[in-house]
RNA sequence: GGCGCCAUCGUCUAGUGGUUAGGACGCUGGAUUUUCAUUCCAGUAACGGGAGUUCAAUUCUCCCUGGCGCUG
Repeated sequence: GGCGCCAUCGUCUAGUGGUUAGGACGCUGGAUUUUCAUUCCAGUAACGGGAGUUCAAUUCUCCCUGGCGCUG
């Protein structure tokens, strides 16, 4: 240099055109407990950037950025 794959809450991930963007862990508050832990309840916070297609884009297309792999 060429080709391919990936990018969603703090972390790991589901969702592949119309969803309230869901779950687990974490964190915060509360209940329980003499205290801690456990358990239960509630809350918390996300679609890498830009353009295009479309009535509608996290989802499809292109470019960029970053990461991973294969290869000359």